[in-house]
RNA sequence: GCCCGGGUGGCGGAAUUGGUAGACGCGCCGGACUCAAAAUCCGGUGGCAGCGAUGUCGUAAGGGUUCGAGUCCCUUCCCGGGUACCA
Numbered sequence: 001g002c003c004c005g006g007g008u009g010g011c012g013g014a015a016u017u018g019g020u021a022g023a024c025g026c027g028c029c030g031g032a033c034u035c036a037a038a039a040u041c042c043g044g045u046g047g048c049a050g051c052g053a054u055g056u057c058g059u060a061a062g063g064g065u066u067c068g069a070g071u072c073c074c075u076u077c078c079c080g081g082g083u084a085c086c087a
Stems, first nucleotide, its partner, number of pairs: 001083007010026003019067001027045006046057004060076005
């Protein structure tokens, strides 16, 4: 260089072969229980704004197609694997 696979919250990981992104688990936050803690149980938990209802942004980055993109197309970056050349 070429070929293949991959990049999603704090972490691990999902998402009918285009239709509510982040299920589920861990962690974390709040509560119950306890003298106190651990364990266990209940609720919450992507970012930003808001008291809140809610709004808005977000799947490596930038474009494109589409009513609609994590998913399809193009370019770029990064990671892993394979492979060629090496006078």